Record summary: Model confidence (mean pLDDT): 86 of 100. Large-subunit ribosomal RNA, domain IV from a freshwater metagenome, 352 nucleotides, folded computationally.
[in-house]
Context: one part of a larger RNA
RNA sequence: CCCUGGUUAAGGAACUAGGCAAAUUGACACCGUAACUUUGGGAUAAGGUGUGCCUCUCGGGUCAACGGCCUUGUGCCGGUAGCCCUCUGAGGUCGCAGAGCAUAGGGGGUAGCGACUGUUUAUUAAAAACAUAGGUCUGUGUAAAGUCGUUGAGACGACGUAUACGGACUGACGCCUGUCCGGUGCUGGAAGGUCAAGAGGAGAUGUCAGCGUAAGCGAAGCAUUGAAUCGAAGCCCCGGUAAACGGCGGCCGUAACUAUAACGGUCCUAAGGUAGCGAAAUUCCUUGUCGGGUAAGUUCCGACCUGCACGAAUGGCGUAACGAUGGCCACACUGUCUCCUCCGCAGACUCA
Numbered sequence: 001c002c003c004u005g006g007u008u009a010a011g012g013a014a015c016u017a018g019g020c021a022a023a024u025u026g027a028c029a030c031c032g033u034a035a036c037u038u039u040g041g042g043a044u045a046a047g048g049u050g051u052g053c054c055u056c057u058c059g060g061g062u063c064a065a066c067g068g069c070c071u072u073g074u075g076c077c078g079g080u081a082g083c084c085c086u087c088u089g090a091g092g093u094c095g096c097a098g099a100g101c102a103u104a105g106g107g108g109g110u111a112g113c114g115a116c117u118g119u120u121u122a123u124u125a126a127a128a129a130c131a132u133a134g135g136u137c138u139g140u141g142u143a144a145a146g147u148c149g150u151u152g153a154g155a156c157g158a159c160g161u162a163u164a165c166g167g168a169c170u171g172a173c174g175c176c177u178g179u180c181c182g183g184u185g186c187u188g189g190a191a192g193g194u195c196a197a198g199a200g201g202a203g204a205u206g207u208c209a210g211c212g213u214a215a216g217c218g219a220a221g222c223a224u225u226g227a228a229u230c231g232a233a234g235c236c237c238c239g240g241u242a243a244a245c246g247g248c249g250g251c252c253g254u255a256a257c258u259a260u261a262a263c264g265g266u267c268c269u270a271a272g273g274u275a276g277c278g279a280a281a282u283u284c285c286u287u288g289u290c291g292g293g294u295a296a297g298u299u300c301c302g303a304c305c306u307g308c309a310c311g312a313a314u315g316g317c318g319u320a321a322c323g324a325u326g327g328c329c330a331c332a333c334u335g336u337c338u339c340c341u342c343c344g345c346a347g348a349c350u351c352a
Stems, first nucleotide, its partner, number of pairs: 001347001004344003010338002014336001019333001027051005036041001038172001052093005059085004066078004070073001094098001106331001108329003112325001113323002118130002134170007146156003173318004178248003183245002185241005192236003198230002203225005210217002249267005276310001277307001288304005
């Protein structure tokens, strides 16, 4: 020096990103126990007291002896000694110390997130992520929808049947969940427009009998093309639908100080953000401003609202209980520190 233990005056978080680590607490009995609350909890809340041994004693259990009763029985009832329990009280006694060693919660306040128990990155992440009960929408009438299967047989769904099963979103509970259907999607509609294969076959072309002096015309057949017309879904179109994907304005003026604007004007939009919350896990400017806590606080708590860029099941706001969850405060406690000391064990190191 390192590993791992133990100890320390005075102070007690001054350490540090952070009380990380360590220390404190710890058992049993009794007393006592707040806010809040979903009345279950919170709660071992918090905070106290006692604990050895000896003698006596209260109480309880079992009860030889003994007593009582008769229905005379291996009977029933009462019950001392003894033995057991050690839950009562009193006195005494020893030590620094009596749960004498060891094993055995530190506790409180405040606010964030997630309701909770649970699950997860085997091998850097255990969480605020996932799941969850509950809520809503949507599909599905049974050979169900959906899924697996080389387009199969077949199977799952299900030996179930809409209080069922599949899919999606949200995420206990409480109070709630505003507005927009113009875009995208889904869904209903069928008058019209568009429109494929196919049907159809007007016409055109090639070839070749024949006709014609020639130029040329040219039936049938065989081929190559091919107009009109008919022609489904889809799309266009007309409706519905946001707990479907999503969206939810600008400028100007105005009140008897000033400031502000309940009010008015105007432009645009499908409609212009309602309730609640708000410098927030969201706030750039920003360490916003004010208040609290500190001697001193970029964090924290309470407010304000100027929301760069909250906002209502991509849920909003609350919330008891819960959490190896992130923040802040203070109590106890301590070698974390001021500032180190000493003592073990195992190494390193030196010598053999």
It matches the Rfam family "Bacterial large subunit ribosomal RNA".